[in-house]
Context: one part of a larger RNA
Molecule: small-subunit ribosomal RNA, central domain
Organism: uncultured Bacteroidota bacterium
Formats: sequence, structure tokens, C1' cells
RNA sequence: UUGGAUUUAAAGGGUCCGUAGGCGGGCGAUUAAGUCAGCGGUGAAAUUCUGCAGCUCAACUGUAGGACUGCCGUUGAUACUGGUUGUCUUGAAUGGAUGUGAAGUGGCUGGAAUAUGUGGUAUAGCGGUGAAAUGCUUAGAUAUCACAUGGAACACCGAUUGCGAAGGCAAAUCACUAACAUUUCAUUAACGCUGAGGGACGAAAGCGUGGGGAUCAAACAGGAUUAGAUACCCUGGUAGUCCACGCUGUAAACGAUGGAUACUAGCUGUUCGGUGCACAUUGGUGUGCUGAGUGGCCCAGCGAAAGUGAUAAGUAUCCCACCUGGGGAGUACGUUCGCAAAAAUGAAACUC
Repeated sequence: UUGGAUUUAAAGGGUCCGUAGGCGGGCGAUUAAGUCAGCGGUGAAAUUCUGCAGCUCAACUGUAGGACUGCCGUUGAUACUGGUUGUCUUGAAUGGAUGUGAAGUGGCUGGAAUAUGUGGUAUAGCGGUGAAAUGCUUAGAUAUCACAUGGAACACCGAUUGCGAAGGCAAAUCACUAACAUUUCAUUAACGCUGAGGGACGAAAGCGUGGGGAUCAAACAGGAUUAGAUACCCUGGUAGUCCACGCUGUAAACGAUGGAUACUAGCUGUUCGGUGCACAUUGGUGUGCUGAGUGGCCCAGCGAAAGUGAUAAGUAUCCCACCUGGGGAGUACGUUCGCAAAAAUGAAACUC
């Protein structure tokens, strides 16, 4: 390179936006760059292939032809691709109307619980475990009542529920912002898809500065257990957990399944809409059709199988990413980036 792969065997980038590039809807007109055809020129010789001939044969050599799949010029063809131009609405987008949700940011408010403090009642234990002990407690604990302070998290509703590009998002309410869906409505007229580099976002832990500190809790201390116990269990407990600003940029960042479009049997739930019919008629109930999501089962097909199966791992097209035996190794070296910790890129020798 050709070919083959990427749910689980090696392999989908954490996610999105987007530059270059690649690819791109219907119907005309035009052009003739790609494409196709004819003709002309050139494509040195040697080499190579074929025929014939010469050295006794062969290697070798001579000669004739072919080939040299190419390039250039010219004359044509116009289906497809491209360029230019006109037009269209189904792709895409915008607006109107209607609706949805734990989507985001900031403010404000709330109740339950834990802890602590003060005061009251009350008295000898409490706590903890497999059993104990460390620990707390006559300086009055635990329990209980009242009040106060402070921080963090939001029971029930709650659900194979919903929303978000992913990470993720859950008390109530207000403001601002975004998204999505539906629609016999209007507009633009291919404005699209993907996307190397690049940019933005990105759980937890960690880092910097300043706050905050109720709970839980790495480290640490003590008590147990044990042969030992740098653990599992218990009593404590600091970073951290929370907030603001900045950094880090990784996860089993998972559906272990990149994005987009089209097509391909059925059955059954559910969420949010649109619309019809029947009954009831303030609210509604039942049953169809239809759009967008989200679950379950299952044909065909696919698959090594497990399974998947219109939310494909089926049938096709376009673009990106990535894989090529195990170890060495996500290591070394170099570079980029970072305050650091680290991260990104990423080999080889050797060995089986």
C1' cells in the first nucleotide's frame, strides 16, 4: 500500500463548536476542466517479449516487429463529476402560534435532622461490640423540655420518569438565559453533512489565594482482633468535604457501541404534543390516527457466540477517529503544557 476490522477478542477521540479539506437535493440552460473517442507528434539506444538468422548447441550476438500502459497538440462527443447561470421546495434555517422539563446562572425564603451553647426536670450510668475495651460522666453525663447559634444536605412525591452536547442536574420561589417538541401558518432558497489542526466545556481527587467548618472523614492516635494486624470492627480525629476566584484536564468520562442521511416484518408499555370518533357534558372517560422521545419482547438479517434487532451490532452512502501478537510500556528520550502533582505526544533494544 491493498485488504480486513473497532459492544465483549487489539481498536470510537470524554463531549460539543468550528477552520482547511472531503462529500453533497430536484428541474433547465451554458461551458467543456475531469471523462470518452479519432488523428498527429513524441515516448533515444541498450533492456524486455515475438519471429527469423549467425557462432557445432547454448549463453551470447545480429536483424525485423511488438511493447514502452506515458506526455503534448488538435478535432469532436456531453451521460456522469466540476465551473457559470436561472429556477424549485422536499434538506437546512428563521419567524408566528402552542406546549414541556431535577437544562443553566444569580438572588431570596423554608422545614426535618445532626452538632454545639444556655437554662429547666431528673440520677448513675451512657456509649460501643461477635464479646470487649479505649472514650464520655457526680465539676451532673446519657435521657427529656424550652430557647439560641451555625453549616451542609433537601425525606415523602420519585418512576426502566424527565432535562442536558457530554460531565451532569432534585426543597420552594423570583429574575435573567438557553434548548427541545408540535403545528392544513409565513419567509429565505441548498444556506447542507462531516471535520485534520484549533477553541470551549469537562465527575471525583488534587493545587493556589481568601473565607467557612455542622456532618462525614484519607493521614494520624488510642482500644480490640490476631502468631503478627502498619487492615477489616470500635472511640477519637486533621487535611478534605462547602463558598468565591484561578489552575489541573483526567475516569469502567460506558450503551465498554463516533457523527449524519435514507430504507427494511410485527406486538406491547410509557413521557410530551397534534388531531378525529363515541359516550358523558363545569372538570372528563373510552377508542383510533399521527409527530418527537424513552423502555420491554421478537421475525428477517447480522454475529465466533453471548446477543443485537427501526434508539441495529441489518441494508447502503459520506466524513472523522482508531487497531495490527504478549511482555518490555503508556515506560525511556525529546518536545508541549502545568505552581506542583501530573497530563499530552510516544519508541527501541531485549524476551516469549